RNA sequence: UGAGUCGGCAGGGCGGCCGCGGCGAGGCAGUGCUUUCGGGCACGGGCUCGUCGAGGAAAGUCCGGACUCCACAGGGCAGGGUGGUUGUUAACGGCAACCAGGCGCGAGCCUCGGGACAGUGCCACAGAGAACAGACCGCCUGGGUUCGCCCAGGUAAGGGUGAAACGGUGGUGUAAGAGACCACCAGCACCCCUGGUGACAGGGGUGGCUAGGUAAACCCCACCCGGAGCAAGGCCAAGAGGACACCUCGGUGUCUGCGCAGGCGUUCGAGGGCUGCCCGCCCGAUGCCUGCGGGUAGGCCGCUAGAGCCUGUCGGCAACGGCAGGCCGAGAUGGAUGGCCGCCGACUGGGAAUUCGUUCCCAUGAACAGGAUCCGGCUUACAUGCCGGCUCAUCCG
RNA sequence: GGGCGUGUAGCUCAGCGGAAGAGCACUCGGUUUACACCCGAGCGGUCGCAGGUUCGAACCCUGCCGCGCCCA
Numbered sequence: 001u002g003a004g005u006c007g008g009c010a011g012g013g014c015g016g017c018c019g020c021g022g023c024g025a026g027g028c029a030g031u032g033c034u035u036u037c038g039g040g041c042a043c044g045g046g047c048u049c050g051u052c053g054a055g056g057a058a059a060g061u062c063c064g065g066a067c068u069c070c071a072c073a074g075g076g077c078a079g080g081g082u083g084g085u086u087g088u089u090a091a092c093g094g095c096a097a098c099c100a101g102g103c104g105c106g107a108g109c110c111u112c113g114g115g116a117c118a119g120u121g122c123c124a125c126a127g128a129g130a131a132c133a134g135a136c137c138g139c140c141u142g143g144g145u146u147c148g149c150c151c152a153g154g155u156a157a158g159g160g161u162g163a164a165a166c167g168g169u170g171g172u173g174u175a176a177g178a179g180a181c182c183a184c185c186a187g188c189a190c191c192c193c194u195g196g197u198g199a200c201a202g203g204g205g206u207g208g209c210u211a212g213g214u215a216a217a218c219c220c221c222a223c224c225c226g227g228a229g230c231a232a233g234g235c236c237a238a239g240a241g242g243a244c245a246c247c248u249c250g251g252u253g254u255c256u257g258c259g260c261a262g263g264c265g266u267u268c269g270a271g272g273g274c275u276g277c278c279c280g281c282c283c284g285a286u287g288c289c290u291g292c293g294g295g296u297a298g299g300c301c302g303c304u305a306g307a308g309c310c311u312g313u314c315g316g317c318a319a320c321g322g323c324a325g326g327c328c329g330a331g332a333u334g335g336a337u338g339g340c341c342g343c344c345g346a347c348u349g350g351g352a353a354u355u356c357g358u359u360c361c362c363a364u365g366a367a368c369a370g371g372a373u374c375c376g377g378c379u380u381a382c383a384u385g386c387c388g389g390c391u392c393a394u395c396c397g
Numbered sequence: 398g399g400g401c402g403u404g405u406a407g408c409u410c411a412g413c414g415g416a417a418g419a420g421c422a423c424u425c426g427g428u429u430u431a432c433a434c435c436c437g438a439g440c441g442g443u444c445g446c447a448g449g450u451u452c453g454a455a456c457c458c459u460g461c462c463g464c465g466c467c468c469a
Stems, first nucleotide, its partner, number of pairs: 001393010012344007020053007030043005055368001059379002062377005067229004074279004079225005084098005099113001100111004114220002119218002121214003136159002138155007167185006186210001188207008233301004244253004258293007271283003308327008348363006398468007407421004415452001423439005445461005
């Protein structure tokens, strides 16, 4: 200098004006309570001031938890999930380090990465034969022959087919051959030693000569999983009532509760406890179910201070954890964070100058996207800019 | 907040491990004076996208994208 690989950060800035949501303060109108009629207390529309006001993914809702209720959460079957090891964590299918296999010259990357001597299934086409194999060509032996070849037997060493053909090389042996036998190598099972927490790695011995693939096919093994979800859940108001929406302003429409009628039931118990079945347990009488009349989603809490963020330091290879100090950073409910102007601006286009390094002028003016109970991850989208580690090639010293 | 289905030719659909198909549409030829019907032949596919498992993937697994539906 070129090519590549891994990781991190930022996600327009400053000022002015107007506007929106939360919280706090101030004083004014108003309302309520009280009064010794002077006032006092509480609430408070609009106004003024102060302060805070989306994200790295707020997204997809793919996992895991906190929280709340069902019985502080039971047993069995069914069902679902995970799948190398060790660690990390509140937990996880996340993350870190390592191991094994594969890819790459390399830095690095990828892997649902347990089990195919428990059983079952599948392996198209091609090929003679596809799973306790198999003679198409070839080779060998015997017989026949019209001399082209044919028949019977042996043979898995050679050819051919295929993703895959039942170890490889060399030798002994043989009619030709074959783990039939031998040596070495590869691989498998078991045992032992060494290193490692472990997955595993290295070495030695014995065995039989060799065992196909597929579990992201059924299945088996190990471990994990109770259900529902802030519309969870609680409180207040009202109780032929209250609240909401719409309009033609008097009606209509939709929940909870209420009224009427019928049915079931009160210990021989209806019904219920939000995935199926069985058992067990619990709640349960102004109760439950159905129909009719009638009629919606009112207010407050939950609601944001938290496994929180920043800085420093210590332990650890790291994920992460400990300690010290500092900080407070949205809480709406048809749902607030926006608009305009000026300057600076990444990028893009055009023009001019140039000492070819660059400079000046004009125009454009920033991606993906927005909370709704909260948090930890994963995945996906993303204009542009910046920083760092490492590898390979070439050149120079 | 919770759950389910679907994507294959221009359109409607089948195929769910083993060489991608049917009907309609389109093109050409035949038939007809001509057109339609009819007959014959043909054209047309990133199987939504990416990665993986497998000898082999439209089909199995994972992650995304689009569309549709249900419950509270």
The prediction has a mean pLDDT of 76. This is a predicted complex of two RNAs, RNase P RNA and transfer RNA, with 469 nucleotides together. It holds a member of the Rfam family "Bacterial RNase P class A". Gene Ontology terms of the family: dimeric ribonuclease P complex, tRNA processing and ribonuclease P activity. Rfam describes the family as follows. Ribonuclease P (RNase P) is a ubiquitous endoribonuclease, found in archaea, bacteria and eukarya as well as chloroplasts and mitochondria.